Predicted 3D model of an 83-nucleotide RNA (c-di-GMP-I riboswitch aptamer) from Paenibacillus thalictri. Rfam family: c-di-GMP-I riboswitch aptamer. Rfam's curators write: GEMM was predicted in a large-scale screen for bacterial structured RNA regulatory elements. The RNAcentral record of the sequence draws on Rfam. The model forms 94% of the base pairs in the Rfam consensus. Model confidence (mean pLDDT): 88 of 100.
[in-house]
RNA sequence: UCUCGAUAAUGGCAAACCUGACGAAAGUCCGGGACGCAAAGCUAAAGGGACUAAAGUGUGGACUAUGUCAGCCAGCUGCCGAA
Repeated sequence: UCUCGAUAAUGGCAAACCUGACGAAAGUCCGGGACGCAAAGCUAAAGGGACUAAAGUGUGGACUAUGUCAGCCAGCUGCCGAA
């Protein structure tokens, strides 16, 4: 240095749910709260996948992302150092 991840150490993040706010919704943010996480750090037309469908289109069933999700997979970066 690379791989790897321990009843190690310093710490970190924060699911569901609840209050308030934003949004058409998916969902997001503040606060509370901890299910868990070795990347639960960052990256969303410029990897895939999933969710929503306001507006638009359609006789209708529906279709569609410029919206959303990285705690779905993935890419990039990083702390520590046992076996």